[in-house]
Context: one part of a larger RNA
RNA sequence: CUGGGUGUAAAGGGAGUGUAGGCGGGAUGGUAAGUUAGGUGUGAAAUGCGGAGGCUCAACUUCCGAGCUGCACUUAAAACUGCUGUUCUUGAGUGAAGUAGAGGUUGGCGGAAUUCCCAGUGUAGCGGUGAAAUGCGUAGAUAUUGGGAGGAACAUCAGUGGCGAAGGCGGCCAACUGGGCUUUUACUGACGCUGAGGCUCGAAAGCGUGGGGAGCAAACAGGAUUAGAUACCCUGGUAGUCCACGCUGUAAACGAUGAUUACUAGGUGUGGGGGGGGCUGACCCCUUUCCGUGCCGCAGUUAACACAAUAAGUAAUCCACCUGGGGAGUACGGCCGCAAGGUUGAAACUC
Numbered sequence: 001c002u003g004g005g006u007g008u009a010a011a012g013g014g015a016g017u018g019u020a021g022g023c024g025g026g027a028u029g030g031u032a033a034g035u036u037a038g039g040u041g042u043g044a045a046a047u048g049c050g051g052a053g054g055c056u057c058a059a060c061u062u063c064c065g066a067g068c069u070g071c072a073c074u075u076a077a078a079a080c081u082g083c084u085g086u087u088c089u090u091g092a093g094u095g096a097a098g099u100a101g102a103g104g105u106u107g108g109c110g111g112a113a114u115u116c117c118c119a120g121u122g123u124a125g126c127g128g129u130g131a132a133a134u135g136c137g138u139a140g141a142u143a144u145u146g147g148g149a150g151g152a153a154c155a156u157c158a159g160u161g162g163c164g165a166a167g168g169c170g171g172c173c174a175a176c177u178g179g180g181c182u183u184u185u186a187c188u189g190a191c192g193c194u195g196a197g198g199c200u201c202g203a204a205a206g207c208g209u210g211g212g213g214a215g216c217a218a219a220c221a222g223g224a225u226u227a228g229a230u231a232c233c234c235u236g237g238u239a240g241u242c243c244a245c246g247c248u249g250u251a252a253a254c255g256a257u258g259a260u261u262a263c264u265a266g267g268u269g270u271g272g273g274g275g276g277g278g279c280u281g282a283c284c285c286c287u288u289u290c291c292g293u294g295c296c297g298c299a300g301u302u303a304a305c306a307c308a309a310u311a312a313g314u315a316a317u318c319c320a321c322c323u324g325g326g327g328a329g330u331a332c333g334g335c336c337g338c339a340a341g342g343u344u345g346a347a348a349c350u351c
Stems, first nucleotide, its partner, number of pairs: 003323004007305002012319001014201004021194003025088007033081002035077008049065006091191001092188003095184005103177007110154001115149007125136002162169002206247006215241002220236004258318006266296013300307002324351003333344004
């Protein structure tokens, strides 16, 4: 390399969009590039292979044969692939009618709570712990009542509920806006799938500039604990957490399971639609169908665990990735970044 693999043993890219490329639905005509068959030419000799011979044998060597799986030209075939013409509707998309939703962006509004400030009542403690102490408090705290300021997050509803490609999204209202699902079958007529590079998005932490800062809280300080305690516990507390703009580009970015399509027993929940029936009835009940999301389970698969129509089953197409452990996701170089660092990514040596 072929091969065999990628839920947990090494291995699915964090996600999308899309370029090249690869692959691609039904019918029919043409063509003949691929394909198949025949012919002609060529495919040097030597070597190799098969047979026979010569040196006493062998190595070696001579002769004969097949072959040289290839290439070019030419004749023909037309199933399949390609190219091209016409056509179809089931794939894909558009339209129409409905519909659910924490999908996104911007602005406004709301109440509970914490903290702080002012005022009243009130008096000696409060706080904290396993127990304490640091800390706060007679300059009047804690508690309680009224008023005010400010920031952040939105209890209940809330649900293996919903939406989103992933990251993720949760108070209420409005504006703008993306996608889905159902029904219809009006329109286009294969317009599709995947996707190396590229481009875009991408939690938290971190970085830059300017704001903001209630609570929480790396660092730091103190009090404890302890043999020690650079910790766990306690009292404080700065970056940060929040906003705007820009950067970073990584996560156990997980379903540790790439995308798309088709097929393959059932049962039972739940979310969103449609059809039919029962019913006086929008309720409710039965049945059926499509889309999503769970659980159980047969066949099958699996090393086992388990998976099992949301497959890890049976197949097809395309991409990514793996090939013993350590050294090492390191070094060097390249590219990217303000930096932190990211990305690509070895070897010696060793077991």
The part of an RNA shown here (small-subunit ribosomal RNA, central domain) has 351 nucleotides and comes from an uncultured Oscillospiraceae bacterium. The RNAcentral record of the full RNA draws on SILVA.